Predicted 3D model of an 80-nucleotide RNA (transfer RNA) from a Clostridia bacterium.
It matches the Rfam family "tRNA". It is annotated as a transfer RNA.
The source organism's lineage runs through Bacteria, Bacillati, Bacillota and Clostridia.
It was read from a public genome assembly.
């Protein structure tokens, strides 16, 4: 260097035909139970008081973009 592949809440991980962003899991918080802890069972959990914001970053396309379209970071494959 040149070619491909990933990056999304605290964690894994879904949502690509462009139209509710976090679905489902763990973890955390609150209860219930229990002497207590565990296990179980119920709620409830990105961010902001809120308008709003938020998918590695910066832009563009669009009424609307995790999704197309550029450049760029970063980590992995693969070449020579």
């Nucleotide at each position: 260097g040149c070619g491909g592949g990933u990056g999304u809440g605290g964690c894994g991980g879904a949502a690509u035909u462009g139209g509710c962003a976090g679905a489902c899991g763990c973890g955390c918080u609150g209860g219930a139970u229990u002497u207590a802890g565990g296990a179980u069972c119920c709620a409830g959990u990105g961010g902001g008081c809120g308008a709003c914001c938020g998918u590695g970053c910066a832009g563009g396309u669009u009424c609307a973009a995790c999704c197309c379209c550029u450049g760029u970071c970063a980590c992995c494959c693969g070449u020579a």